[in-house]
Context: one part of a larger RNA
RNA sequence: CGUAGGAAACUUGAGGGGGUCCAUCCCUAGUACGAGAGGACCGGGAUGGACAGGCCGCUGGUGUACCAGUUGUCCCGCCAGGGGCAUAGCUGGGUAGCCAUGCCUGGGAGGGAUAAGCGCUGAAAGCAUCUAAGCGCGAAGCCUGCCCCGAGAUGAGGUUUCCUGCCGGUGUAAAAGCCGGGUAAGACCCCUGGUAGACUACCAGGUAGAUAGGCCGGAGGUGUAAGCCGGGUAACCGGUUGAGCUGACCGGUACUAAUAGGUCGAGGG
Repeated sequence: CGUAGGAAACUUGAGGGGGUCCAUCCCUAGUACGAGAGGACCGGGAUGGACAGGCCGCUGGUGUACCAGUUGUCCCGCCAGGGGCAUAGCUGGGUAGCCAUGCCUGGGAGGGAUAAGCGCUGAAAGCAUCUAAGCGCGAAGCCUGCCCCGAGAUGAGGUUUCCUGCCGGUGUAAAAGCCGGGUAAGACCCCUGGUAGACUACCAGGUAGAUAGGCCGGAGGUGUAAGCCGGGUAACCGGUUGAGCUGACCGGUACUAAUAGGUCGAGGG
């Protein structure tokens, strides 16, 4: 820009893409078969590998400042308690998120048309013949079925709901058309953000509000803070104390910030 008024939501599916894998064991059955050795078709069940999609309850990884321990040095006047730097100083753990080595799910069944092949009926050719007319079966393959994209599918589809026939100019017999303007439904700008993300887009919100921050409560993590008291010559130990601290997690709460405002947007057969 188009999809013959302007919007919002939900869709149909032409077409395209993905997937389509394999093994072992058990039952049938030590049956059929075979002198024996051996050992099935058909059918049913279980487990696994690789691959793919998803997820974080479990097992683990990461987790650059969440907690603790600790070395050297400088600083906060000193003690105590802390801060900076040293790869995050080093070490032990670790929430959310993201992950696999962890967990879940998938390949199917079914339908249709067929290949080789197997048949029915059946002449040419009184017989025979699956074929010449006609009909039936028959593959991990083909078309579907499953998952994803998908109406620019210009062949531009469908359904539901919302708004609506305004004003001026040009034009005309009146119109259409064209130009400009203010609006409707609606949308955007702008702002707070994240289940989204390079930007954009998408999504949740913008005071009629829990969108983010703060604060409060909780979970989870760390592992018993500081101070004081008691014991010990002291290092240190015990008590207060599962204490104190705590990023992303789960809730609550308008305290702070989403204020105010602006722009676009139909007039139709």

This is a predicted structure of a 269-nucleotide part of an RNA (large-subunit ribosomal RNA, domain VI) from Desulfothermobacter acidiphilus.
The source organism's lineage runs through Bacteria, Bacillati, Bacillota, Thermoanaerobacterales and Desulfothermobacter.
Rfam family: Bacterial large subunit ribosomal RNA.
The prediction has a mean pLDDT of 89.